[in-house]
RNA sequence: GGCCUCAUCGUCUAGUGGUUAGGACGCCAGGUUUUCAUCCUGGUAACAGGGGUUCGAUUCCCCUUGAGGCUA
Numbered sequence: 001g002g003c004c005u006c007a008u009c010g011u012c013u014a015g016u017g018g019u020u021a022g023g024a025c026g027c028c029a030g031g032u033u034u035u036c037a038u039c040c041u042g043g044u045a046a047c048a049g050g051g052g053u054u055c056g057a058u059u060c061c062c063c064u065u066g067a068g069g070c071u072a
Stems, first nucleotide, its partner, number of pairs: 001071007010025004018055001026044006048064005
């Protein structure tokens, strides 16, 4: 240089065009407990950036950025 894959809450992860963007861990608050831990309830917080297609895009297409792999 060429080709391919990936990018979603703090972390890990689900989501094949119409979802309230879900789950686990974490964190916060409350309950329980003499206290801590455990347990229960509630909350917190996310689609890498830009453009296009579409009535509608996390999803499809292009470019950029970043990460990884194959190849010369």